[in-house]
RNA sequence: AGCCGAAUCCCGCCCGGUCUUCCGGGGGGGAGCGGGGGACCCACUGACCGGGACGUACCCGGUCCGGGGCGAAUCACGCAAGCCGUGUAGCGCCACUUCUCUGGCGCGAGCCCGACAGCUAACCCCGCAGGCACCGAAGAGAAG
Repeated sequence: AGCCGAAUCCCGCCCGGUCUUCCGGGGGGGAGCGGGGGACCCACUGACCGGGACGUACCCGGUCCGGGGCGAAUCACGCAAGCCGUGUAGCGCCACUUCUCUGGCGCGAGCCCGACAGCUAACCCCGCAGGCACCGAAGAGAAG
C1' cells in the first nucleotide's frame, strides 16, 4: 500500500503495569454496516388411524416423514465407496473507482437453532469476528 467478510469509526469510565506523550485488561455510549424474530393483506394447508360432526368441508388426539437460520457454497452423475472423483447453480481476485465484454486464476466450505419461525408495518432481539497477501499486478469500451 492491498484481499475475502457485515465485521468499521468516534467518545467517556474503571482496574493493573516494568509507569502516564506508553502498554494490557474490563465494561459503557453514539454513528454506521449486517442478520433474525414479528400483523392486516396475500400465500401455504403431507399421509394414515381413531373420535366428534356426518353429504362434503371442518375440529380433536395419535403415529410417520421433521422443519428452519448464517453463508457464494446448491444440485447432478460416477466409482475401485472415501470423507473420493468429474461437473454444476452461485461466488471471489487480476491494484484509482464503478458498469459491460473478453481472457486468466481460484472457491463451490463449514457452523448454528432444537419440534419451532412463510411474507410482514409498528415493535423486539443479535453480530461487528476470523482468515490471507509481500514485487507479486490481464486487456478493451464508457463514465467519474
Background:
Predicted 3D model of a 144-nucleotide RNA (c-di-AMP riboswitch aptamer (ydaO/yuaA leader)) from uncultured Baekduia sp. Rfam family: c-di-AMP riboswitch aptamer (ydaO/yuaA leader). Rfam links the family to the GO terms cyclic-di-AMP binding and regulation of gene expression. Taxonomically the source falls in Baekduia (Bacteria, Actinomycetota, Thermoleophilia, Solirubrobacterales).